Model confidence (mean pLDDT): 81 of 100. Glycine riboswitch aptamer, 93 nucleotides, folded computationally. It was read from a public genome assembly, where an Rfam model found it.
RNA sequence: GCGAAGGAUUUGGGAGAGAGCGCGGCAGCCGCGCCGCCGAAGGGGAAAAGCGAAGAAGCUCAAACUCUCAGGCAAAAAGACCGGAUCCGGACG
Numbered sequence: 001g002c003g004a005a006g007g008a009u010u011u012g013g014g015a016g017a018g019a020g021c022g023c024g025g026c027a028g029c030c031g032c033g034c035c036g037c038c039g040a041a042g043g044g045g046a047a048a049a050g051c052g053a054a055g056a057a058g059c060u061c062a063a064a065c066u067c068u069c070a071g072g073c074a075a076a077a078a079g080a081c082c083g084g085a086u087c088c089g090g091a092c093g
Stems, first nucleotide, its partner, number of pairs: 001092001006088008018035001020034006036073003042069001043067003049060003
């Protein structure tokens, strides 16, 4: 310094799947039960490769893959991921 990675705050965009059925509570809405679904909060799983003298057991190891525990299935909220702004930072020159 016309400042990389990374981090914090804020802001914009952001998919999928029943406004399901029954019962109870006056309504809104909430609770319980039942069935059908979704994957992009979070969580679990495991590959090649590597280590293990060779080999085996075993260990390490990723995701938008997979499982649906959790969460979600009108709106709202949430939402991986992407972008903007501000600040921290200080690779690099």